Description:
RNAcentral holds the sequence, with entries from ENA. A computed fold for a 371-nucleotide RNA from a bacterium, annotated as Bacterial RNase P class A. Its mean pLDDT, the model's own confidence on a scale to 100, is 75.
[in-house]
């Protein structure tokens, strides 16, 4: 310098004018709430998004038993918690930095495995090889030689496939075969190292037996439901209406959710239906597992101590518009003209995922050049 890899950060700036939402102050007004005026202060994001996980908070048993269902699935740690994060192990990819992995069980059972192929799983034998042994044929009569390939042996080599009963070499054999041997692989046992996943070594065994569990299933662990339209208070509706049915403690029905139980409530009650009415306000609501900085502990995620800061809170729903100057990019000789990513709070946090113009910075790897 080029190519790559892993991350961090930023997300146009300033000013003026006119508006919008909230706050507190002063003035005006009112029986009171408040609705007016003035100037001041504050007013979207890294993802506010998707609503996919985990929590806080609220209500129902501070959530209990069984069934059903869902999720997670190597080890250790972090955390309020997690399906998240950090560190590591194992396996795949890459020269490497690095990266990807639902990464438990296929000797519990069931299912499935297209096409091709003999065979896709109680293994089998298409084309081959052999035919020692038994039988058959020929022979110059031999305890011999030769032939064909009937019985039979075999799975080394061929062909099919994503996948075919360890691999490779040697011995062995009629031909072959872990039949035997060395090395590699595999399994069991023991030892060593490690908190552990796991790794290494030694010994023994000729060697189990296809794949698929984001197929059913099995095993282990976790999970109650609904959500701020939660929920609380005040006000209004109101005539506590008509009809039918059920029930009044041996209890109708409701809370109550996927089901059963259990639990709680329950008598001027409950269900269905006819008819009528209300549908406003306040709280919840933003001080929080909070932000920033320094130091300490830890490889890290993260934790601790101290200091400091207060930083949107709307509800047919504010956070905007215009102008000027600058910034970046594009066009143009110039004057000048054009463009400015993804996208916008809605109870609050921790994550994940997805979208994103341009700018800035850092670690590491490979290759090339120079000293």
């Nucleotide at each position: 310098g080029a190519a790559g890899u892993a991350g961090a950060u930023u997300g146009g700036a300033u000013a003026a004018u006119c508006g919008c939402u909230g706050g507190a102050a002063u003035c005006c007004g009112u029986u009171u709430u408040g609705a007016g005026a003035u100037a001041c202060c504050a007013g979207a994001g890294g993802a506010a998004a998707g609503u996919c996980c985990g929590a806080g908070c609220u209500c129902c048993a501070c959530a209990g038993a069984g069934c059903a269902g869902a999720g997670u699935g190597c080890u250790g740690g972090g955390u309020a918690a997690c399906g998240c994060c950090c560190a590591g192990g194992c396996g795949g990819a890459g020269u490497g930095a690095u990266u990807c992995g639902a990464c438990a069980g296929a000797a519990a059972g069931u299912g499935c495995c297209a096409c091709a192929g003999a065979a896709a799983a109680c293994a089998u034998a298409c084309g081959g090889c052999c035919g020692a042994u038994g039988g058959c044929c020929c022979u110059g009569u031999a305890u011999g030689g030769g032939g064909a390939a009937c019985a039979g042996g075999u799975a080394a080599g061929g062909g099919u496939g994503a996948a075919a009963a360890g691999g490779c070499g040697g011995g062995g054999u009629a031909a072959g075969a872990g039949c035997c041997c060395a090395c590699c692989g595999c399994a069991a046992u023991u030892c060593u190292g490690g908190u552990g996943a796991c790794a290494g070594a030694a010994u023994u065994g000729g060697c189990a037996g296809g794949g698929u569990a984001a197929a059913c299933c099995u095993c282990a662990c976790u999970c109650g439901g609904a959500g701020c339209a939660a929920g609380a208070u005040c006000g209004a509706a109101u005539a506590g209406g008509g009809a039918a049915g059920c029930g009044c403690u041996u209890g109708a029905g409701a809370g109550u959710g996927g089901c059963u139980c259990g639990c709680u409530c329950g008598a001027u009650g409950c269900u269905u239906u006819c008819g009528g009415g209300u549908u406003g306000a306040u709280c919840g609501c933003u001080u929080g597992a909070g932000g920033u900085g320094a130091c300490c502990g830890g490889u890290a995620a993260c934790g601790g101590u101290c200091a400091u800061c207060c930083c949107a809170g709307a509800u047919g729903a504010a956070u905007g518009a215009u102008u000027a100057u600058c910034u970046u990019c594009c066009g143009g000789c110039a004057a000048c003209g054009g463009a400015a990513a993804c996208a916008a709070a809605a109870c609050u946090c921790g994550g994940c995922u997805u979208a994103c113009a341009g700018g800035u910075c850092u670690g590491c790897u490979u290759c090339a050049g120079c000293c």